[in-house]
RNA sequence: AGGUAGAGGUCGCAGCUUUUAUGAGUAAAACGGACGAGAUUUUGAGAGAUCCAUGACUCCGUUUAAAAGGAAAAGCUGCCGAAAUGUGUUUGAUUCUCUUGUCAAGCAUGUUGGGGCUGUUUCCGAAAGGGACAGAACUGUCACGUUUUGCCUUACCAGUGAAACGUGUUGAGCUAUCUU
Numbered sequence: 001a002g003g004u005a006g007a008g009g010u011c012g013c014a015g016c017u018u019u020u021a022u023g024a025g026u027a028a029a030a031c032g033g034a035c036g037a038g039a040u041u042u043u044g045a046g047a048g049a050u051c052c053a054u055g056a057c058u059c060c061g062u063u064u065a066a067a068a069g070g071a072a073a074a075g076c077u078g079c080c081g082a083a084a085u086g087u088g089u090u091u092g093a094u095u096c097u098c099u100u101g102u103c104a105a106g107c108a109u110g111u112u113g114g115g116g117c118u119g120u121u122u123c124c125g126a127a128a129g130g131g132a133c134a135g136a137a138c139u140g141u142c143a144c145g146u147u148u149u150g151c152c153u154u155a156c157c158a159g160u161g162a163a164a165c166g167u168g169u170u171g172a173g174c175u176a177u178c179u180u
Base pairs, nucleotide, nucleotide: 001179002178003177004176005175006174009080012079013078014077015076016075017074018073019072020071028064029063030062031061032060033059034058038051039050040049044098045097046096047095083112084111085110086109087108088107089106090105091104092103093102094101113139114138117135118134119133120132121131123130124129140170142168143167144166145165146164147163148162149161150160151159
């Protein structure tokens, strides 16, 4: 320098399936009534298509009545930069063009060892929560120091292994092993 295999944890990471609650008595649909000309699409503009005085849109009442994303639990699978996230960019979806937004994937580059707790937030979300940032602790790894102890020694010093305590760093790291 390169390869292989591993460890952190009882809330390790991600995905899939099932169930449950929430979403919601909401959207949507049907009927009745009121109004009386526009309505449909992430925002705006243009275009297109469709619906509309046989009543658009909106509101009120009655009846029927969802779903997705997200969340919790259980099981299974793959793993330990697992994965998450910022910025830029490309592609696809959203009727077409531009703009803007959302979802998914790729590339480049940066940050984060790990999971909680608390706080902030004009970000995402219906909410619960999530994301981002910050804080004080916990925990893992390695390094240094002190003490104790095992091995070695006639014995001591030194060396080496382990434990506890203290301090510091952090994954491109650490442990074991193989090749050069």
Predicted 3D model of a 180-nucleotide RNA (Lysine riboswitch aptamer) from a soil metagenome. The coordinates come from a structure-prediction model, not an experiment, and the mean pLDDT is 82. It matches the Rfam family "Lysine riboswitch aptamer". Its family is annotated with lysine biosynthetic process in the Gene Ontology.